[in-house]
This is a predicted structure of a 132-nucleotide part of an RNA (small-subunit ribosomal RNA, 3' minor domain) from a bacterium.
Context: one part of a larger RNA
């Protein structure tokens, strides 16, 4: 403290973290394809020159589709907590229909109902049967 109790859930305020998220920005690492300096090598002409022209490999940079790291994010849905809010009262006494468990409808919210299981149910009387 002890039914003027305890207590559920919804709606309202507020405050905290986190999860989802169409996007939008940035980073990292390759992939594929388009180009492609300079430079080795080569290949071909030649006026034999420190030359011309092609190739092969390749920085850079384009394009494209994904992977992954981060920020940022319309929204929508949960929790968590917060002396004095709304709304009804669902549990706990047989909580005023016993109450829970799974399931299916329903219902502002706690909830109802309708099957089906458990007792973690209270009480009251009667009757039989065994045992002792």
């Nucleotide at each position: 403290a002890a039914c003027c109790g305890c207590c559920c859930g919804u709606c309202a305020a507020g405050u905290c973290a986190g999860g989802g998220g169409a996007g939008c920005u940035g980073g990292a690492a390759g992939u594929a394809c388009c180009c492609g300096a300079a430079g080795u090598c080569u290949c071909g002409c030649c006026u034999c020159g420190c030359g011309c022209g092609g190739g092969c490999c390749u920085a850079a940079g384009g394009u494209a589709a994904a992977u992954u790291c981060a920020g940022u994010g319309a929204c929508a849905a949960a929790g968590a907590c917060u002396a004095a809010g709304u709304c009804g009262u669902a549990a706990c006494a047989a909580g005023g229909c016993a109450c829970g468990g799974g399931u299916a409808g329903c219902g502002g919210a706690a909830g109802c109902u309708g099957c089906u299981c458990g007792u973690g149910g209270a009480g009251u009387a009667u009757u039989u049967c065994a045992a002792u």
Its mean pLDDT, the model's own confidence on a scale to 100, is 80.